The part of an RNA shown here (small-subunit ribosomal RNA, 3' minor domain) has 147 nucleotides and comes from a Planctomycetota bacterium.
It was read from a public genome assembly.
The source organism's lineage runs through Bacteria, Pseudomonadati and Planctomycetota.
Its mean pLDDT, the model's own confidence on a scale to 100, is 82.
Context: one part of a larger RNA
């Protein structure tokens, strides 16, 4: 730069971040069920054992042990969920951007006085109705104050 002002909204372009999306890939922590290492631990041991008892001795008794059986059990496996992340055609709106495009709602009585709150409609600011509200101009009175 001061009404040749200010200043809204859809529209277009460009950039970011976010949401919503059939899904897609991944991580993370538990449920079940499955199969079940190592190993205690119970059970059982017809085989096998120097020590302890009894027995001259053959042997027997005690207490052990391989070996079987089972409970628990890591790893894995399977399915149904929870969870956090990553991606997704397309879709919603947001923010910013020296310039575009329609109009002109708002600010003056902004040219229909605005603005809330509701409801219907509408390219878009918005219009309309209904109730409120003065943070409306004007012109008129009324009360109070000050010179």
């Nucleotide at each position: 730069c001061a009404c040749c002002g200010c200043c809204c909204g859809u529209c277009a372009a460009g950039c970011c971040a976010c949401g919503a999306g059939a899904g897609u890939c991944g991580g993370g922590a538990g449920c079940a069920c499955c199969c079940g290492u190592a190993g205690u631990c119970a059970g059982u041991g017809a085989u096998c054992c120097a020590a302890c008892c009894c027995g001259c001795a053959a042997g027997g008794g005690a207490g052990g042990a391989a070996g079987c059986u089972g409970c628990c059990g890591a790893a894995g496996g399977u399915g149904a969920g929870c969870u956090c992340g990553a991606u997704g055609a397309u879709u919603g709106g947001g923010a910013c951007u020296a310039a575009g495009u329609c109009g002109u709602a708002a600010c003056a009585a902004g040219g229909u006085a605005g603005c809330c709150g509701u409801a219907g409609g509408a390219g878009a600011a918005c219009c309309u109705g209904c109730g409120g509200c003065u943070g409306g101009a004007u012109c008129a009175c009324c009360u109070c104050c000050u010179u």